[in-house]
Molecule: transfer RNA
Organism: Holophagaceae bacterium
RNA sequence: GGCGCCGUCGCCAAGUGGUAAGGCCGCAGACUGCAAAUCUGCCAUUCAUCGGUUCGAUUCCGAUCGGCGCCU
Numbered sequence: 001g002g003c004g005c006c007g008u009c010g011c012c013a014a015g016u017g018g019u020a021a022g023g024c025c026g027c028a029g030a031c032u033g034c035a036a037a038u039c040u041g042c043c044a045u046u047c048a049u050c051g052g053u054u055c056g057a058u059u060c061c062g063a064u065c066g067g068c069g070c071c072u
Base pairs, nucleotide, nucleotide: 001071002070003069004068005067006066007065010024011023012022018055026042027041028040029039030038048064049063050062051061052060
């Protein structure tokens, strides 16, 4: 330098056109003599960034940034 894959909450991770599941952690509460465990509730209107297509984009297209891998 060329090619491919990936980038979603503090962490892991599903979702592939119609406004984002789940788990862990965390916060509040119940329970308990105090805890642990358990149970209930809450937790993404910048889905890496910018532009384009579309009535509508996390999703499709382009560029950029970052990570991983392959080739020379």